A computed fold for a 74-nucleotide RNA from a bacterium, annotated as transfer RNA. It was read from a public genome assembly. The coordinates come from a structure-prediction model, not an experiment, and the mean pLDDT is 80. It matches the Rfam family "tRNA".

[in-house]
RNA sequence: GCCCCUGUAGCUCAACUGGAUAGAGCGGCUCCGUUCUAAGGAGAAGGUUCCGGGUUCGAGUCCUGGCGGGGGCA
Numbered sequence: 001g002c003c004c005c006u007g008u009a010g011c012u013c014a015a016c017u018g019g020a021u022a023g024a025g026c027g028g029c030u031c032c033g034u035u036c037u038a039a040g041g042a043g044a045a046g047g048u049u050c051c052g053g054g055u056u057c058g059a060g061u062c063c064u065g066g067c068g069g070g071g072g073c074a
Base pairs, nucleotide, nucleotide: 001073002072003071004070005069006068007067010026011025012024013023019057029043030042031041032040050066051065052064053063054062
C1' cells in the first nucleotide's frame, strides 16, 4: 500500500430479509434482608447505535467518505 471482517449501555452481546417505544446478562445505585458483612429478594437509572453525508414514508440494519480495532497478502 491492497483486500476482508468489525464498531450498539461501564463490560459481554441481541435486535429475525429495513418497520412501530433499541433489549438481555453482568456490573454500579436505592431499598428489603443481617448484630455487621455476605447470600438471597425488590426497584429504578444508564444509549448522539464511532463520526459526516446519501437512499427511503421509515436506517442500528442499505450505499458512500473518514476514524478506531482484528485478520490476510505484499